[in-house]
């Protein structure tokens, strides 16, 4: 180097939830809080989910009265997720 995580030690992360904050939602922060996790460190430029306010595109209805506008649905990341797989670095023991 590559493997392994049965003992062990010294550390670390922190789901659900509550609180205050951001955000149209997804989700984030930050303190609380522990299901849990050997990469639950990093990485949204690979696949994969999740969201759709603004936009775009396609539909319908209505107003205008001949081209716009408004509502609503359906679609689409430029928006998130690494505690989905992937990628990429790494502590301790073991052997």
């Nucleotide at each position: 180097a590559a493997g392994u995580g049965a003992a062990a030690a010294a550390a670390g992360c922190a789901a659900a939830c509550c609180a205050u904050g951001g955000g149209a939602a997804a989700c984030g922060a930050u303190g609380g809080g522990a299901c849990g996790c050997a990469a639950a460190g990093c990485c949204a430029c690979g696949g994969g989910c999740c969201u759709g306010a603004c936009c775009u595109a396609u539909g319908u209805u209505u107003a205008u009265g001949u081209u716009u506008a408004a509502a609503c649905a359906u679609a689409g990341a430029u928006g998130g997720c690494a505690g989905c797989c992937g990628g990429u670095u790494g502590c301790c023991a073991c052997a």
The RNA shown here (c-di-GMP-I riboswitch aptamer) has 95 nucleotides and comes from Pseudobacillus wudalianchiensis. Of the family's consensus pairs, 95% are formed in the model. It was read from a public genome assembly, where an Rfam model found it. It matches the Rfam family "c-di-GMP-I riboswitch aptamer". Rfam links the family to the GO term cyclic-di-GMP binding.